[in-house]
Molecule: transfer RNA
Organism: uncultured Alphaproteobacteria bacterium
RNA sequence: CGGGGCGUAGCGCAGUCUGGUAGCGCGUCCGUCUGGGGGGCGGGAGGCCGCUGGUUCAAAUCCAGUCGUCCCGACCA
Numbered sequence: 001c002g003g004g005g006c007g008u009a010g011c012g013c014a015g016u017c018u019g020g021u022a023g024c025g026c027g028u029c030c031g032u033c034u035g036g037g038g039g040g041c042g043g044g045a046g047g048c049c050g051c052u053g054g055u056u057c058a059a060a061u062c063c064a065g066u067c068g069u070c071c072c073g074a075c076c077a
Base pairs, nucleotide, nucleotide: 001073002072003071004070005069006068007067010026011025012024013023020057028044029043030042031041032040033039050066051065052064053063054062
């Protein structure tokens, strides 16, 4: 330098193909059950979907650019 993957809640991930306004597990907080620990049950909080712009009535999703990260290749040594 070229090609490709990934980026979504504190952590790990789904959703993207086919646009309709974001979800699962763990964790966390509250309540409750258990003599305690551990654990069970119920409920809650928590996300500018990496960033910018565009298309659209509507974008995590489509398009362009860009940043970070990983892999492969080329080049140099």